[in-house]
Molecule: RNase P RNA; transfer RNA
Organism: Sporomusa sp.
């Protein structure tokens, strides 16, 4: 310098003008008897890193629920650790990829048991088509029986490989080596490593059933709580020779109180919280403690926009609705640090 | 805002690990008929909504997105 990696961090600023929402204030103005509404003004404050996707996990709340358990169903899944909790971080193991930094991983259990492996191919968990080999039949040629997985084709996958003994040929049938797996010793907190010993029932699949382990009542701020309009149900009282509707007929219609339900509107739940800066301790690290400081939307037709000037440009994804902790996805641009490879120079 | 479903040909569905994804309409061609319908016979049409993955193999399992639907009770 060039190419790469992982991590963090901004997400336009600053000034003028005009607009918008909420809180607080006002000796303003209009409407109310008053409570107080509207409106004017003054000040203050005013979306995000994902506010999104509802995919995990909680707090809160209400329904169930005497307390434990099984079964059903559903989710997770190598070890330790962090956290309210987690399928989330973090470290460390194993495995696959890159020259490396350094990423990926649905990573228990195929030696409990069952299923399934189309087509090809003789044969898919057991097998004899060619071939080898032995026995008998036979005049060559060639049939039959029987034993063989080394060779040959097939397939993703053919009895863990691979040499040597062995045999009629052959085969872990038996040695040696190399690997899987189970057990044991050593080492490590634990996953798990091993130039160690033994044994070996050695094809895959469990995002197929299943089996081990550990976890879950359920439901959702339209949850719920309180006020409460009309209309509704229950009561208790009055009552028909009776009010009311045009004078008369007919014909309609029914008062006054208390109770309960109660999602039409109201109002509270709504934001100071498992919140955050910065500093020092612990700890590799998540995190966790402790001491000063810091408030920063809360709306219910639903607020953040618009123009103008400067900075090269001002342009992305995109707009909070009960609230955190995370994951995942969408994202212009601009910065910051550590490390690794190449080159070059000292 | 919260809760759930769907997603295979132009339309309306089926297939639920196995070889070239099927049916009905519908389009297009042929036979009938003077000509048109109906009917008979044939053909064409598919990124199985996308992308990773698990498997020998995926439409089918498994995530994550994308698209379109539903539903959220008190009489109002």
């Nucleotide at each position: 310098c060039g190419a790469g990696u992982a991590a963090g961090c901004c997400a336009g600023a600053c000034a003028g003008c005009c607009g918008c929402g909420u809180g607080c204030g006002c000796a303003u103005g209009c409407c109310g008897a008053a409570a107080g509404g509207c409106a004017g003004u003054g000040u203050a404050c005013g979306a995000g890193g994902a506010a999104a996707g509802u995919c995990c996990g909680g707090g809160c709340u209400c329904c169930a629920u005497a307390g434990g358990g099984c079964a059903a169903g559903g989710a997770u899944a190598a070890c330790g650790g962090g956290u309210a909790a987690c399928g989330c971080c973090c470290g460390c193991c194993g495995a696959a990829g890159g020259c490396g930094a350094c990423u990926u991983c649905a990573g228990g259990a195929a030696a409990a048991g069952u299923g399934c492996a189309a087509c090809a191919g003789a044969g898919a968990u057991a097998u004899a088509c060619c071939g080898c080999c032995g026995c008998g039949a036979u005049u060559u040629u060639u049939c039959g029986c029987g034993g063989u997985a080394a060779g040959g084709g097939u397939g993703g996958a053919a009895a863990g490989g691979c040499g040597a003994g062995g045999u009629a040929a052959g085969a872990g049938c038996u040695c040696a080596c190399c690997g899987g797996c189970c057990g044991g010793c050593u080492g490590g907190g634990a996953a798990c490593a091993g130039u160690c010993c033994g044994g070996u029932c050695c094809u895959g699949u469990a995002a197929a059933c299943u089996c081990u382990a550990u976890c879950c009542g359920g439901a959702g701020c339209a949850a719920c709580a309180c006020c409460g309009u009309g209309g509704g149900a229950g009561g208790a009282c009055a009552u028909a020779u009776g009010a009311u509707u045009u004078g008369c007929c007919c014909g309609a219609u029914c008062g006054u109180c208390c109770u309960c339900a109660g999602g039409a509107g109201g109002u509270g739940g709504c934001u100071u919280g498992a919140c955050u800066g910065u500093g020092c301790c612990g700890g590799c690290a998540a995190c966790g403690g402790u001491a000063c400081g810091g408030c920063u939307a809360g709306a219910c037709a639903g607020a953040u926009g618009g123009c103008u000037g400067u900075c090269a440009a001002a342009u992305a994804c995109a707009g909070a609705a009960c609230c955190c902790g995370g994951c995942u996805u969408a994202c212009a641009g601009a910065c910051u640090u550590g490390c690794u490879c190449g080159c070059u120079a000292a | 805002g919260c809760g759930c479903c769907u997603g295979u040909a132009g339309c309306u569905c089926a297939g639920a690990g196995g070889a070239u994804a099927g049916a009905g309409c519908a389009a297009c061609c042929g036979c009938c008929u003077u000509c048109u319908a109906a009917g008979c016979g044939g053909u064409u049409g598919g990124u199985c909504g996308u992308a990773c993955g698990u498997u020998c193999g995926a439409u089918u399992c498994g995530u994550a997105c994308c698209a379109g639907g539903c539903g959220c009770g008190c009489c109002a």